[in-house]
Order: sequence, then structure tokens, then C1' cells
RNA sequence: AUGAUGGUUAUGGGAGAGUCCGCAAUUUGGCGGCGCCGAUGGGGCAAAGCUUUGUUCAAACUCUCAGGUAAACAUACUGUAACCGGACC
Repeated sequence: AUGAUGGUUAUGGGAGAGUCCGCAAUUUGGCGGCGCCGAUGGGGCAAAGCUUUGUUCAAACUCUCAGGUAAACAUACUGUAACCGGACC
């Protein structure tokens, strides 16, 4: 079950922080420096549990490694639709 949790696709919504300085270049936005941001990714930790002096273990918390720092792209999360799946919420 007139289809739960969950997953895939499409589409809508969707923040933060210097378009700072220098060099080069006219590149579909480079390189270096300093500052800054956290809602992709990644790391860390509680209670509690367990085979107990260790181990397992969460996040939108935290770190800022990667990433980002005008716009665009992308982003956790979320609305809608279709599909998968088949019992939990």
C1' cells in the first nucleotide's frame, strides 16, 4: 500500500567573504602576496553503547586542508514533478 524512509533525474528557491596590492595577459577570469568566508568535499569532538583504561559514534558545531572571496558557474538545505524501490515514519 490512494505507497513510508530512502535513491535518481528535471526544474524553482538558495547565503557568506577584497572585482585589495603587484605582475602578466586579453585570458571565459591566470600567477604571487596579504586579509577574509563556510552551506560542496574533507578532518575533529559529546552523550550513549561495546568485546571497557580502549573502541564505536552526530551536526547546520568546530578546523579552514582542498575550496571560495564583483557577476556567472557551483554549493548544503528545500518546494514541485516523474521514475526506482517496497515499510516504515

Glycine riboswitch aptamer from Anaerosporomusa subterranea, 89 nucleotides, folded computationally. The sequence is in RNAcentral, with records from Rfam and Ribocentre. The coordinates come from a structure-prediction model, not an experiment, and the mean pLDDT is 78. The source organism's lineage runs through Bacteria, Bacillota, Negativicutes, Acetonemataceae and Anaerosporomusa.